[in-house]
The part of an RNA shown here (small-subunit ribosomal RNA, 5' domain) has 507 nucleotides and comes from an uncultured bacterium. It matches the Rfam family "Bacterial small subunit ribosomal RNA".
Context: one part of a larger RNA
């Protein structure tokens, strides 16, 4: 000089646009952050119509039964694996980069091909009993499905005999014949036509999973290190390859730095510099980890699952002392740390995301808005004129000099500003939180907006008084002991300017 997620001190008009717990991955008070289908199904209750019948009577009660809507505990379905957060742990195939799967899986989406016969049987809800403060059970009995469970049927599926014929990268791959085995399914809307599921394969498409070359911080004041440790046979597991795991049987790694220790999430990118290069991974994006601590598995197409579940331990709350209940590193908040970091806002209009046929319902993802000079960038705080070069302030050689066209004073002008008015784009048929906002019309008036640092040299910028090694200053040479342009503190000057100056930090 540049830079910052920055503090502080001083002081502070306005907008655009961006950013805001870098420290305790410390503890959390409350609301809110994942739900959704009634066109899968039983059932309950609500309104409304129609209404057999019965009572009083010529207009009412009563009301079995129907039909519609609408509302939801439960049984089912898909989604809570996305989407948000934080960075604690890792030096690692974790991450980047470039290969390989002839060792793989993939729900929802496309596309082809072929199919859905015919049946048991329960469990919730419900009802009744009944334990318990409560959380939340047990028992008995009824019931419905697109909940379960068997038969049929079935292949280019799977396994398993065989035959050919191609190919390659060892185990092998593929393509075509025959043979036997096992394995499927479900309905709902709808007058219909249809649509929307369903079941099998096979591609595709997105996503994931393995594996492998390179590349990835210090320390030798760390020199040896492993015991499923390295590596084979043969088996278990696994979607899948593997010591992943078991029984045998062999011996791995390492001065081209194993093994230990500290330290760190990587990375596309940021700052910086001419550049090589160093530093550095806030925000935005890609990927990994994690979700009070630590394990472990259910489910599922995906999880060893942040607002799912089971143990254990800390911690907090409720308890009738038998026993329960929680997990803000979601979005606001709270306390605590701490130099330091914001509203317990508003809206699903808009993009996107879950269900749903659909309206439509959810959505602290998203879109505003609020706070905050944190940081970039614009704009403004007037403009021409105006010499008696006034006053008043400072200096003085007491003549004057200088503040200074500065003011004062006269013409203006309307950015921003402040009242009125109007009033959007974002939305496409209907729907705007943002908002009566931005923008546009009128009027009003110089009126409501400047300050900090610095002035010995480096370094643009000087005198006066005060102090008298004293009080102080100081990045570095140094100033200060009685004429200090270095200290303070007037006046002038210089320099940035809604900031300016110090203090960290990195080039």
């Nucleotide at each position: 000089g540049g830079a910052c997620g920055a503090a502080c001190g001083c002081u502070g008009g306005c907008g655009g646009c961006g950013c805001g717990c870098c420290u305790a991955a410390c503890a959390c008070a409350u609301g809110c952050a994942a739900g959704u289908c009634g066109a899968a199904c039983g059932a309950a209750g609500a309104a409304a119509g129609c209404g057999a019948u019965a009572g009083u009577u010529u207009a009412c009660u009563a009301g079995a039964g129907c039909u519609u809507u609408c509302u939801u505990a439960g049984u089912g379905g898909c989604g809570g694996a996305c989407g948000g957060g934080u960075g604690a742990g890792u030096a690692a195939c974790a991450c980047g980069u470039g290969a390989a799967g002839a060792a793989c899986c993939u729900g929802c989406c496309u596309u082809a091909c072929a199919g859905a016969g015919g049946g048991g049987g329960a469990c919730a809800a419900c009802a009744g009993u009944u334990g318990g403060a409560a959380a939340c059970g047990a028992c008995u009995g009824c019931u419905a499905a697109u909940a379960c469970c068997g038969c049929a049927u079935a292949a280019c599926a799977u396994u398993u005999u065989u035959g050919a014929g191609a190919g390659g990268c060892a185990u092998c791959u593929c393509u075509u014949g025959a043979g036997a085995a096992u394995c499927a399914a479900a309905g709902g809307a709808g007058c219909a036509a249809u649509c929307c599921g369903c079941u099998g394969u096979a591609a595709g498409a997105u996503g994931g999973c393995u594996u492998c070359g390179c590349g990835u911080c210090c320390g030798a004041u760390u020199a040896g290190a492993c015991a499923g440790u390295u590596g084979g046979c043969g088996g278990g597991g696994u979607a899948a390859c593997g010591g992943c795991c078991c029984a045998c049987c062999a011996a791995u790694c390492u001065a081209c730095g194993a093994u230990c220790g500290g330290u760190a999430g990587c990375c596309g990118g940021a700052c910086u510099g001419a550049g090589a290069g160093g530093u550095u991974g806030a925000u935005c994006g890609g990927c990994c980890a994690c979700a009070u601590u630590g394990g472990g598995a259910c489910u599922g197409a995906g999880a060893c699952a942040c607002g799912g579940c089971c143990c254990a331990g800390a911690c907090u709350c409720c308890u009738a002392c038998g026993g329960g209940a929680g997990g803000c590193a979601g979005c606001a908040g709270u306390g605590g740390g701490g130099a330091a970091u914001a509203u317990u806002g508003c809206a699903c209009a808009a993009u996107g995301g879950a269900g749903g046929a659909a309206a439509c319902u959810c959505u602290g993802a998203u879109g505003c808005a609020g706070c905050g000079a944190c940081g970039c960038c614009g704009c403004g705080u007037g403009a021409g004129g105006g010499a008696a070069g006034a006053a008043g302030g400072u200096c003085u050689u007491c003549g004057g000099a200088u503040u200074g066209u500065a003011a004062a004073c006269c013409u203006c002008u309307g950015u921003c500003u402040u009242c009125g008015g109007u009033g959007a784009c974002g939305a496409a048929a209907a729907u705007g939180a943002c908002g009566g906002u931005a923008g546009c019309c009128g009027a009003g008036g110089a009126g409501g907006a400047a300050g900090c640092c610095a002035c010995g040299g480096c370094u643009a910028a000087c005198u006066a008084c005060g102090u008298g090694c004293c009080a102080g200053c100081a990045g570095c040479c140094g100033c200060g002991g009685u004429a200090a342009u270095a200290c303070g503190u007037a006046g002038g000057u210089g320099g940035c300017a809604a900031g300016c100056g110090u203090u960290g930090u990195c080039c």
Model confidence (mean pLDDT): 85 of 100.